[in-house]
RNA sequence: AGGCGGUUAGCUCAGUUGGUUAGAGCGCUUGGUCGACAUCCAAGAGGUCAGCAGUUCGAAUCUGCUACUGCCUACCA
Numbered sequence: 001a002g003g004c005g006g007u008u009a010g011c012u013c014a015g016u017u018g019g020u021u022a023g024a025g026c027g028c029u030u031g032g033u034c035g036a037c038a039u040c041c042a043a044g045a046g047g048u049c050a051g052c053a054g055u056u057c058g059a060a061u062c063u064g065c066u067a068c069u070g071c072c073u074a075c076c077a
Base pairs, nucleotide, nucleotide: 001073002072003071004070005069006068007067010026011025012024013023019057028044029043030042031041032040050066051065052064053063054062
């Protein structure tokens, strides 16, 4: 320098043909259970869907650019 992929909750990850409220597990908070802890049960909080712009009636989803990151190839040494 080029190619391919990834970025969604604190962590690990889903998300169907673009469609109205964005999800799971773990973790966290509160309550229950227990003599107590763990387990278990119930409820809850937590998201500019990496950023900007575009297309569209409507974008996490499509397009362009940027940033970060993983892998591969090439070049220099």
Annotation:
Model confidence (mean pLDDT): 80 of 100. A computed fold for a 77-nucleotide RNA from a Methylophilaceae bacterium, annotated as transfer RNA. Its Rfam family is "tRNA". Rfam classes the family as a transfer RNA. The sequence was found in a public genome assembly.